[in-house]
């Protein structure tokens, strides 16, 4: 200091999360010392127990208990004395500090300045002055009595420094009066004369000590004041002692503090009242700061003491360990009555996630009393418990690897990496530890004695006093000895692997991991992180400028009120003048110590702690300064306004008047339709409609003009016209002289709809109703139709009330157009001002975009905004007739929700193009039977695989057994086959024969071959090492394949653009088959693709010439390149040549294009192959091979037999014969290319009707061999279920095989089925094609081939054209999609959880109001009774604290039922939104 998260990907806006740091902490795992600090945040819950406030005999009466002295003693003890002590009583000081709590308090409670001329002040200090005399009681003590106690009464006696009296007394107090100061309002200083009332207590060692009065200090308090000091306006009006006077009372003291009278104030949007919530500071935490949050410890102030009320004493209390009355609770009782308050140490129950010891002393500090020793102090010093937290220490240091050990782990595994210098093993140290021994400081007052002098102080001496503590620290010996764990490792975030699990179990702060190969679960080795602690949770501040004073925004992300008008407030033009309030400078004063920063010293260090300095940004008061703002006065004209004279308009009310259009009405023409869609139908219509012609009457809106215009604050204004009203610009610069802007409340306008009360209704037209469409259609079309749409008057108060852009003011390049006016020219224009507008620089802005009409640049003022949903809801109020408007949460739930652009994709959005895509054609499939692959069924098994296009004569180019992988039964178990190595053998085999279905299994038979002779080949045993698997994962994968697509297209480097994703390049105009090429051009070039360059074929040369071939010469034959020969030819194979839009003609810048163009074998890529760009389908294959992983190892392996993949009600696909005369059959003639061929083609010759079958011959092949049909001639058949067709069956056979029964092919008689060109739909072709015709090879004994590959022969028809349908390129556009329209998503019901709103109603709460009734107590009032007397009791009253009735308001919990909301992989219905979303 940032990071992570919205997206395919970017920008931006805005939430969430994370890294830091803190905590009076809690929890998990862990644990070795020590120092320092700190420990009921919960129940202001209830407390048993001891303890926390007592001294003082030098006030007093005395003597209950102890010491001491004494006498008696019956040895128990009892008596007396005491200047030793001292309970209990009297009096005194204290108890009002010390200590606890935070329940109340929103307040002069607390901070902070200030006053008191409106007070008090015990003990202290200083001054003055005084200290006589008297007198009655009364507690103890004693006797009595009550009562259970607790206590309480009666009686006699008594003393004080208690208590009254009398004297004496003033500078103090009152009362009048005279003079006199100051001053700040009431007032107040002095000084002075007269009159009034008032006081003491004494002990005593004679030092003193103490009491009265009265002034003055100091010290502590008490009141007023001004500023500051939560939340809520969904709390807006609150007040009757209430405000402010007189007058009296009360206070130490002002005052409505209190009574009585008298006016009627007070306070409040600068927020009263009310209601929640809370002690406040100093300080803490955090943050650069300003802030934000927070008020444990320490210190200062408050409040309270079981809850509540009183008041007494006292100097001080309305009193924490008083007291009195009432309550609640609790304890004791003898039932009559009493006692009690730990928010004081400790503890102890409860509450809670959670806080300790019934501990030590007063030695120190301090306080209380006392002359003083001392006494008493749970304050206070220690100490004990707790890693709560800050700080320091160790847990060992060095050496040690040519053996990186041993083990774990990981692995490419013969090896090798990692723990790892770690460890062992060698030296060396002792901080801890143990043991022993020494041992502090914290202590000096006081006491007592001596000295000085100024008599209460120095000084100096002596004695005593340590709770912590035999503690810190120090020595000595001993020995690596005693001492490491938490979390984490996906990305933020520093750290990676095995292996277990399999959308389980689990993790998670966020974002997310986990469905078989998890660095994210669990475990494991290693690794980072900090370290006696480490992680978690829970709070705060950070980050976060995310509430923004430093230091935001509001066109589209949240956000301008709908407009104007004005209050009140903010603000505010020029000059000068005065003041000095805000400012700004100086001084004072005062922010308490402690915190906190710096220095510096003390505990070895450090935390801590102590001195000292800064600071304490604050607040008062002074003097001073006058820019500026205020304020007060004088002036001014530019801002506003006014006046004059134009001038402009659909501005605004309220009258008139017009004409066209539609409707109805009455006539007139007229006849069958009209109307109205996509199409129809509902409707109208022979009762006479539409049409059409006259006339009349209604109500509504006002065509052209008219526009990019005009007015107007805004909604919003439109025929002509005439009245009122109003603006607004221009000229002139005459007037007045800041008179301005803005504008919380406020009050006016305020479009549609909508609501009243009366009119008024033509057309249109929610609702309604018919008609259609449709799965449905409560819609959209259509034909009717009511409110309503118009007037009047009165409500409503909202709109996408928009420029999504709040008013005003000022400043800031240009260019053009327009409305309206002025000036100059008077024609075009030029200039000027207000308005409307379009385009553009600079700037701004996420981006679009804005851009003198800013969204730039600045100022003033007022509205509004802080994730998304809930929800603009609920409650609450307020307006409204109502509908509803206006204000406006919360629980909960999500991690996004949005904005702008970018690239794709897709639209039932546009342009462009293109393709056997349509169309034009030709022949097909869909109907028939058969073959065949597929689904279904079925079965023991019909093995698996393929499934839109891209599966379905596919894998398989060939299932009788084999293949086979499936199904039944038999078997077998280190098991097939290979390979290395060793050792042994010399067999292996072969034939027989018994059992078995065979596999196998028993027996019996048979005994290599090469040699250099060492051995080797070879084949078997053993014996070690590797087993096999067609089981599973094509979604772990290699390799291959489809398919989009042979479609033109995918990309890069530079450089420009742009914050960026990206773009330009590659778009654009032309051309092409092509991103092919040109032209233009911020792009200039390249790859990958396209085309070539390969193979074949079309011509044609050259070479060669055998198995090819034969023109010419010869030979031979019945004939034939049979033969000699030959190289012309064809043909074979090899190498060239040839084609490039080259020429020519129009067009065209130019590519290029067109042409019955010329050559030419071949013309515009000639034909056809083979090639297949980045990429798309988790497309297909683990069953073709490979190959990680998982799973089976007497079995998912292997062997064998038999079956079974060949079923069979049916569906689909691909084909094959057909239907028939362009044929059928029957004879007879012709023409091919390409392949095969020794376990084979086979000529040729015999037989056989024929498949074939004996025999022979050539040929390992340009040599021999297998080889055409279609056609063509001639003839039948003549339109029929036939001389088509050829299925199914029957009956003979052939040949293949180890074997044709399930389950082969052929061959011949023989039989003769469906079917007479095929519904909807659909498939293939553009020339040597399509159709037709054979004939070949693969695989293979054979063969279900009609399939596949290939080859040749005959050979057509059409393309106008691109509207439509598919599919695919470009290039524009929209988008809420990105898995990419097979997308997104919306609302009702269905269930399931969750929260919350209403509600008959029930409970509880606090406050207030009215009556009632009222302890205790002040206060007042009083004849009887005590008392001489003051006074007392005792009645009376006023006032209150609780209590009690009622009747409302709020709040809060709870509730049948009842809304809606929100959340949840795979529900229903429909499809509203996102493309023209199919009715924007």
């Nucleotide at each position: 200091a940032g990071a992570g998260u919205u997206u395919g990907a970017u920008c931006c806006u805005g939430g969430c999360u994370c890294a830091g740091g803190a905590u009076g902490a809690a929890c998990g795992c862990u644990a070795g010392c020590g120092g320092g600090a700190g420990g009921c945040u919960u129940a202001a819950c209830a407390c048993a127990u001891g303890c926390a406030a007592g001294u003082c005999g030098a006030g007093g009466g005395g003597u209950a208990a102890g010491g001491c002295u004494u006498u008696c003693u019956u040895c128990g003890g009892a008596g007396a004395g005491u200047a030793c002590a001292c309970g209990a009583c009297c009096g005194g000081c204290g108890a009002a500090c010390g200590g606890g709590u935070g329940a109340g308090u929103a307040a002069c409670g607390c901070g902070u300045a200030u006053g008191c001329a409106a007070c008090c002040u015990g003990c202290c200090u200083c001054a003055a002055a005084c200290u006589g005399g008297g007198a009655g009681a009364u507690a103890g003590c004693c006797c009595g009595a009550a009562g259970a106690a607790a206590u309480u009464c009666g009686g006699a006696u008594u003393a004080a420094u208690a208590u009254c009296c009398c004297a004496u007394a003033a500078u103090a107090u009152c009362a009048a009066g005279g003079a006199u100061u100051c001053a700040c309002a009431u007032g107040u200083u002095u000084c002075u004369u007269u009159g009034a009332a008032u006081a003491a207590a004494g002990u005593u060692c004679c030092g003193a000590c103490g009491g009265u009065u009265u002034g003055a200090g100091a010290u502590g308090g008490g009141c007023a004041u001004g500023c500051g000091u939560g939340c809520c306006a969904u709390u807006a009006g609150c007040u009757a002692g209430u405000u402010g006077g007189u007058a009296a009372g009360g206070u130490a003291a002002c005052g409505g503090c209190u009574u009585a009278c008298c006016a009627a104030g007070g306070c409040a949007a600068c927020g009263a009242u009310g209601g929640c919530u809370a002690g406040g500071g100093g300080g803490u935490c955090u943050g650069a700061g300003a802030g934000g949050a927070u008020g444990a410890u320490c210190c200062c102030c408050c409040a309270c003491a079981c809850u509540g009320g009183u008041a007494c004493u006292g100097a001080g209390a309305c009193a924490c360990g008083g007291a009195c009355c009432a309550g609640a609770c609790u304890c004791c009782u003898a039932c009559g009555g009493g006692a009690g308050g730990c928010a004081g140490c400790a503890g102890u129950g409860a509450g809670g996630a959670a806080u300790a010891u019934u501990g030590g002393u007063c030695a120190a500090u301090g306080g209380g009393c006392g002359a003083a020793a001392g006494c008493c102090u749970g304050a206070a010093c220690c100490a004990g418990c707790c890693a709560u937290c800050c700080c320091g220490c160790g847990u060992g240091a060095a050496g040690g690897a040519u053996u990186g050990a041993c083990g774990g782990c990981c692995c490419u595994a013969g090896a090798g990496g990692u723990u790892g210098u770690a460890a062992a093993c060698u030296u060396c140290u002792u901080u801890u530890c143990u043991a022993c021994a020494g041992g502090a400081a914290g202590a000096a007052a006081c006491a007592u004695u001596g000295u000085a002098c100024g008599u209460g102080u120095a000084c100096a001496a002596u004695u005593a006093u340590g709770a912590c503590g035999g503690u810190a620290c120090u020595g000595u010996a001993g020995g690596a000895a005693u001492a490491a764990g938490c979390a984490u490792c996906g990305g933020c975030u520093a750290a990676c692997u095995c292996c277990g699990u399999g959308c389980c179990a689990g993790c998670a702060g966020c974002c997310g991991c986990g469905g078989u190969a998890a660095u994210a679960c669990g475990g494991a080795g290693g690794a980072u992180g900090c370290a006696a602690g480490c992680g978690u949770u829970a709070u705060c501040c950070g980050g976060a400028u995310u509430u923004a004073u430093u230091g935001g925004g509001u066109u589209u992300a949240a956000a301008g009120g709908g407009u104007g008008c004005g209050u009140a407030g903010g603000c505010g033009g020029a000059a000068u003048u005065a003041u000095a309030a805000g400012u700004c400078a100086g001084u004072g004063g005062u922010g308490a110590a402690a915190u906190c920063u710096c220095a510096c010293a003390g505990c070895u260090u450090a935390a801590c702690u102590g001195u000292g300095a800064a600071a304490c940004u604050g607040c008062c008061a002074u003097u001073g300064a006058u820019a500026c703002u205020g304020u007060a006065g004088u002036u001014c004209u530019u801002g506003a306004g006014u006046a004059u004279a134009g001038u402009u308009g659909g501005a605004g009310u309220a009258g008139g008047c017009g004409g066209a259009a539609u409707g109805u009405g009455u006539c007139u023409u007229g006849u069958a339709g009209c109307g109205g869609u996509g199409a129809a139908a509902u409707g109208c219509a022979u009762a006479g409609a539409u049409a059409u012609g006259a006339c009349a009457c209604a109500g509504a809106a006002c065509a052209c003009c008219a526009a990019u215009c005009g007015c107007g604050a805004a909604g919003g204004c439109a025929g002509c016209u005439u009245a009122c009203u109003a603006a607004a610009c221009u000229a002139u610069c005459a007037c007045u002289g800041a008179c301005g802007c803005u504008g919380a409340g406020g009050c006016a306008c305020g479009a549609a709809a909508g609501c009243g009360u009366g009119g008024g209704g033509a057309g249109c037209a929610a609702a309604c109703a018919g008609g259609a469409u449709u799965a449905g259609a409560u819609a959209c079309c259509c034909u009717g139709g009511u409110a309503g749409u118009c007037c009047a008057c009165g409500c409503c108060g909202u709109a996408a009330a928009c420029g999504a852009u709040g008013a005003u003011u000022a400043c800031u390049c240009g260019a053009u157009g327009u409305a309206u006016g002025c000036a100059c020219a008077c024609u075009a224009g030029u200039g000027u001002a207000u308005g409307c507008g379009u385009c553009u620089a600079g700037g701004c802005u996420a981006a679009c975009g804005c851009a003198u009409u800013a969204a730039g640049u600045a100022a003033u003022c007022c509205a509004c905004c802080u994730g998304g949903g809930g929800a603009g809801u609920a409650c609450g109020a307020u307006c409204g007739c109502a509908a509803g408007a206006u204000u406006g949460a919360a629980a909960c739930u999500c991690a996004a929700a949005g904005g702008a652009a970018u690239u794709g994709a897709c639209g039932g959005g546009g342009g462009c193009c293109c393709g056997c895509a349509c169309a034009a054609g030709c022949g097909g499939a869909g109907g028939a039977g058969c073959a065949u692959g597929u689904g279904g069924u079925u079965u023991a098994a019909u093995u698996c695989g393929a499934u839109g296009a891209u599966a379905c004569g596919c894998g398989a180019g060939g299932a009788a057994c084999c293949u086979u992988a499936c199904c039944u039964g038999g078997g077998u178990u280190u098991a097939a086959a290979u390979g290395c190595a060793c050792a042994g053998u010399g067999a292996c085999u072969u034939u027989c024969g018994g059992c078995g279905a065979a596999a196998g299994u028993c027996g019996a038979u048979u005994u290599u071959c090469c040699u250099u002779c060492g051995g080797g080949a070879c084949a078997c045993u053993g014996u070690g090492u590797a087993a096999g698997g067609u089981g599973c994962u094509g979604c772990a994968u290699g390799g291959c394949u489809g398919u989009c697509g042979u479609c033109a297209g995918c990309u890069c480097g530079u450089g420009c653009c742009g914050u960026g994703a990206g773009g330009u390049g590659u778009c654009g105009g032309g051309u092409u088959a092509a991103g092919u090429c040109c032209c233009a051009u911020a792009a200039c070039g390249a790859g990958c693709g396209c085309a070539a360059c390969c193979c074949c074929u079309a011509u044609u040369c050259u070479u060669a010439g055998u198995u090819g071939c034969c023109a010419g010469c010869a030979c031979a034959u019945a004939a034939u390149g049979g033969u000699g020969g030959g190289g012309a030819c064809u043909c074979u194979a090899a190498g060239g040549a040839a084609a490039c839009u080259g020429c020519c003609a129009g067009c065209g810048c130019a590519a290029g294009c067109u042409g019955u163009g010329a050559g030419g074998a071949a013309g515009g890529u000639g034909g056809g192959g083979a090639u297949g760009a980045c990429g798309u389908c988790a497309a297909g294959u683990c069953a073709g091979c490979a190959c990680g992983g998982c799973c089976c190892u007497u079995a998912u392996g292997u062997c064998c037999a038999g079956g079974g993949c060949u079923a069979c009600a049916c569906a689909c696909g691909u084909g094959c014969u057909a239907c028939a005369a362009u044929g059928g059959c029957a004879a007879g003639a012709a023409c091919a290319g390409a392949g095969g061929g020794u376990a084979g083609c086979u000529a040729c010759c015999u037989g056989g009707u024929g498949a074939c079958a004996g025999g022979a011959u050539g040929c390992a092949a340009a040599u021999c061999u297998c080889u055409a049909a279609a056609u063509u001639u001639u003839g039948u058949c003549u339109c029929a279920g036939u001389u088509c067709g050829g299925a199914u069956c029957g009956a003979a056979g052939u040949c293949u095989g180890c074997a044709a029964u399930u389950c082969g092919a052929c061959u011949u008689c023989g039989u003769g089925a469906a079917g007479u060109c095929g519904g909807a739909u659909u498939c293939g072709c553009u020339a040597g094609u399509a159709a037709u015709c054979g004939c070949g090879c693969a695989u293979c004994a054979g063969c279900a081939a009609u399939g596949g590959c290939g080859c040749g022969g005959u050979g057509a028809a059409u393309a106008c054209g691109u509207u439509c349908c598919c599919g695919g390129g470009c290039c524009c556009u929209g988008u809420a999609c990105a898995c990419a329209c097979c997308g997104c998503c919306c609302g009702u019901c269905a269930a399931g959880c969750c929260a919350u709103g209403g509600a008959a109603g029930u409970u509880g709460g606090g406050g207030g109001u009215a009556c009632c009734u009222g302890a205790a107590g002040u206060c007042g009032a009083u004849a009887a009774c005590c008392g001489c007397a003051a006074g007392g009791a005792g009645u009376c009253g006023c006032c209150u604290a609780g209590g009690g009735u009622a009747a409302a308001a709020c709040c809060a919990a709870u509730a049948a039922c009842u809304g809606g909301g929100g959340c949840u992989a795979a529900g229903u219905c429909g499809u509203a939104a996102c493309a023209a979303g199919g009715u924007a």